The prediction has a mean pLDDT of 80. Predicted 3D model of a 76-nucleotide RNA (transfer RNA) from Succinatimonas hippei YIT 12066. It matches the Rfam family "tRNA". It is annotated as a transfer RNA. About the family: Transfer RNA (tRNA) molecules are approximately 80 nucleotides in length. The RNAcentral record of the sequence draws on ENA. Lineage of the source: Bacteria > Pseudomonadota > Gammaproteobacteria > Succinivibrionaceae > Succinatimonas hippei. RNAcentral records the identical sequence in 2 taxa.
RNA sequence: GCUGGCUUAGCUCAGUUGGUAGAGCGCCUGUUUUGUAAACAGGGGGUCGCGGGUUCGAGACCUGCAGCCAGCACCA
Repeated sequence: GCUGGCUUAGCUCAGUUGGUAGAGCGCCUGUUUUGUAAACAGGGGGUCGCGGGUUCGAGACCUGCAGCCAGCACCA
């Protein structure tokens, strides 16, 4: 340099044909307990990597860039 994949909550990941952004774990509160853990109930947490475009409407489609991973090429 070329090709492909990935980027969504603190972490691991869903999100179908474009139509109100979710789960598990973790975190916080409460109940229970002598106390902790477990269990149960509830709660907070998001610029969907960053821009631009299409659309009535974009996490999703198009496009530029950035980061990460893999493969290929180059290195006289």